Transfer RNA from a Clostridiales bacterium, 73 nucleotides, folded computationally.
Its mean pLDDT, the model's own confidence on a scale to 100, is 83.
NCBI's taxonomy places the organism under Bacteria, Bacillati, Bacillota, Clostridia, Eubacteriales.
It matches the Rfam family "tRNA". Rfam classes the family as a transfer RNA.

RNA sequence: GCUGGUGUAGCUCAGCAGGCAGAGCAGCUGACUUGUAAUCAGCAGGUCGGGGGUUCAAUUCCGUCCACCAGCU
Numbered sequence: 001g002c003u004g005g006u007g008u009a010g011c012u013c014a015g016c017a018g019g020c021a022g023a024g025c026a027g028c029u030g031a032c033u034u035g036u037a038a039u040c041a042g043c044a045g046g047u048c049g050g051g052g053g054u055u056c057a058a059u060u061c062c063g064u065c066c067a068c069c070a071g072c073u
Base pairs, nucleotide, nucleotide: 001072002071003070004069005068006067007066010025011024012023013022019056027043028042029041030040031039049065050064052062053061
């Protein structure tokens, strides 16, 4: 330099033939307990890597840039 892949909650990842952003763990509150852990109930947490384009509507499609990974040279 070329090609491909990945980027979504604090972490690990779903969702993506366009139509209300989710799970587990972690966190907080309450219940239970003499207390802790476990368990149960509830809550909070996201400008979906950045800018742009298409569209009534984009995490999803197109293009570009950035970061990381892999392959080729």